[in-house]
RNA sequence: AAUGAUAAAGGCAAACUUAUCGUGAGAUAAGGACGCAAAGCCAAGGGUCUUAUUAAAGACAGCCUGGCUACCUUUG
Repeated sequence: AAUGAUAAAGGCAAACUUAUCGUGAGAUAAGGACGCAAAGCCAAGGGUCUUAUUAAAGACAGCCUGGCUACCUUUG
């Protein structure tokens, strides 16, 4: 620098359930595993979604692109 295997140290955790917060999309914690080689972080571009206050304010990084960072394996 490249690669991502029915391998491997280790990791994350969808749906669903319970509790709390929020008008809501959703968030957090615990349980739980559908999946993930960045399913780690950032709402920058696109996209989707929400709103009692819609020329505004928000949610989603487990939708795609982009940016930053990183463990292991294999190859050079």